Context: one part of a larger RNA
RNA sequence: GCCGGCGAGUUAUUGUAUGUAGCAAGGUUAAGCCGUUGAGGUGUAGCCGCAGCGAAAGCGAGUCUGAAUAGGGCGAUUCAGUUGCAUGCAAUAGACCCGAAACCUAGUGAUCUACCCUUGGCCAGGAUGAAGGGCGGGUAACACCGCCUGGAGGUCCGAACUGGUGAACGUUGAAAAGUUCUCGGAUGAGCUGAGGGUAGGGGUGAAAGGCUAAUCAAACUGGGAGAUAGCUGGUUUUCCUCGAAAUAUAUUGAGGUAUAGCCUCGUAUGGAUAGUAGCGGAGGUAGAGCACUGGAUGGACUAGGGGUCGGAAAACGAUUACCAAAUCUAACCAAACUCCGAAUUCCGCUAACUUAUAUACGGGAGUCAGACUGUGGGGGAUAAACUUCAUAGUCGAAAGGGGAAGAGCCCAGACCGCCGAUUAAGGCCCCCAAAUCUACACUAAGUGUGAAAGGAUGUGGAAACGCUCCGACAACUAGGAGGUUGGCUUAGAAGCAGCCAUCCUUUAAAGAAAGCGUAACAGCUCACUAGUCAAGCGAGUCCGCGCCGAAAAUGUAACGGGGCUUAAGUGUAGUGCCGAAAUCGCGGGUUCGAUUUGUUUUGCGAAACAAGUCGAGCGGUAGAGGAAUAUUCCAGUAGCCGUCGAAGGUCCACCGAGAGGAGGGCUGGAGGUUCUGGAAGAGCUUAUGCUGGC
Repeated sequence: GCCGGCGAGUUAUUGUAUGUAGCAAGGUUAAGCCGUUGAGGUGUAGCCGCAGCGAAAGCGAGUCUGAAUAGGGCGAUUCAGUUGCAUGCAAUAGACCCGAAACCUAGUGAUCUACCCUUGGCCAGGAUGAAGGGCGGGUAACACCGCCUGGAGGUCCGAACUGGUGAACGUUGAAAAGUUCUCGGAUGAGCUGAGGGUAGGGGUGAAAGGCUAAUCAAACUGGGAGAUAGCUGGUUUUCCUCGAAAUAUAUUGAGGUAUAGCCUCGUAUGGAUAGUAGCGGAGGUAGAGCACUGGAUGGACUAGGGGUCGGAAAACGAUUACCAAAUCUAACCAAACUCCGAAUUCCGCUAACUUAUAUACGGGAGUCAGACUGUGGGGGAUAAACUUCAUAGUCGAAAGGGGAAGAGCCCAGACCGCCGAUUAAGGCCCCCAAAUCUACACUAAGUGUGAAAGGAUGUGGAAACGCUCCGACAACUAGGAGGUUGGCUUAGAAGCAGCCAUCCUUUAAAGAAAGCGUAACAGCUCACUAGUCAAGCGAGUCCGCGCCGAAAAUGUAACGGGGCUUAAGUGUAGUGCCGAAAUCGCGGGUUCGAUUUGUUUUGCGAAACAAGUCGAGCGGUAGAGGAAUAUUCCAGUAGCCGUCGAAGGUCCACCGAGAGGAGGGCUGGAGGUUCUGGAAGAGCUUAUGCUGGC
């Protein structure tokens, strides 16, 4: 892992609600006793109800408060209970099941290991050569020197022994800590045998929170004990109807809970509700505005201030390309501005339309982590698949079609069947169902099929403007002069460093010069003019589609692919077609409502059941409600089925909406149990479930 078996809302008591049965202004017994042994009887204490109010005495359809006959509170006038049984839920108990880490208590452990005590054992061989001693030398005497002797040491090298440094291997190992090579100590704080001691908040510790029997920041075993777990996981057959929430408030509250909101079931009311329409109101948002409050720019005007000047100083006065209140004027800004002011919204009334509902009380819940998208805002950076409100939708709990693929986007809400039809979004060259459709344009960039500021004689269109056969624009030919080198400045300044002025003349035209150039001149162009030529030319604006701007990591890879250019791209208009579980058609099921017929009951109002017709509904998680099915046992049952073959196994084309159920064949070889009821150890793909087999 697979298969088989086991495996989780139970039981008791009390309360409450519903259903049902008995009796009913009453209902009912408990213990006990008698009896039975799947028999009940007795027992009236007690409990609930029939009356309440008050703290109570107490009074009583009233009572309490009160001085009160007032007022007010709670009651009555409207009257049904009670005892079983079943079911839902709650409370108390382990209370649906499994699961801690821990806490406490009583014991068991020092045969492992830590330290200690007692008593034993062990340490090849080699090296070094302390003190002391002897002899010799030496000294006044010591000291001191040499040689020999001697044999010290947590001394040196290195086996046994002990340790465990580095590496490799091993890692379902040979081994729940090892092997090999290497390495430390090896007369010492050494190693080791035997016996004994210290015990769990205790021991022991050359101290690592180490060790205390493969267990240690508090051992192990039994018990309290099914500790507790607002946490995680799991929780077993089918079908039918409805169907949420992820919010508010509170919380030692934030992943929990309570109440409300939203769901469901019942009862009552009986259309009271919702939407559309009409009418009457509320309001200060969007927008707009500047009348208030503030902000803010230019100008005018003018207090005040600053600067400068005069005045010895001051007073005072003059002045000013300085700042500037108030005022005027022009144009603006505002969530906490408003002289104004919508759409939507909200409240009320009317009652027309609409297959809709609503409210109250009671039983049962679940929900309190929400997500994205559009719109209106706050926070953030007018960042985020960000965060937080409001509002609508979808997902959540929604399948189907589209979007290549995709919870939240677009279309559309799946009761079942059909080899029928029509459409939606989106599509119609091929993949791939349907137009290589029609008409007119645009695009040349494969733009389409990713992007900005910015840039550009791309190209199409529109409305204006200027020049032009009295000849434009471009090109070519020619001119482009004189006063004058204008004045100043300057070494120089001659059109062309800089400052000032920018005239006049001759002209067809020619600037006191638009650029290059020179030290300064010179020189080359330009503006401007004439000629040649010959018909359009020029500078802008707006709109459509394109171009550049444009760099990323495995491989084209930024149309889904092929591929597409008078498109299979883009724009406008049009006609067809395809396309879904939408809609329609035909058949069937089921729920609710209406209605017809029949049967039964009846309190004669009606109710239940069956069959039919018509209409509407039938996606669904948490969850509420309803109806079934299987398993084991029991009663009816000493029945019924069964050796003419039970249960079990296996195969099969039958029935049922399903869980499931008949029937037949083979196997099997002795039990099974229809039907109607009752009672539960009552249904398993999942709990890293338990157990057995493989």
RNAcentral holds the full RNA, with entries from ENA. The part of an RNA shown here (large-subunit ribosomal RNA, domain II) has 694 nucleotides and comes from Deltaproteobacteria bacterium PRO3. Lineage of the source: Bacteria > delta/epsilon subdivisions > Deltaproteobacteria. The coordinates come from a structure-prediction model, not an experiment, and the mean pLDDT is 85.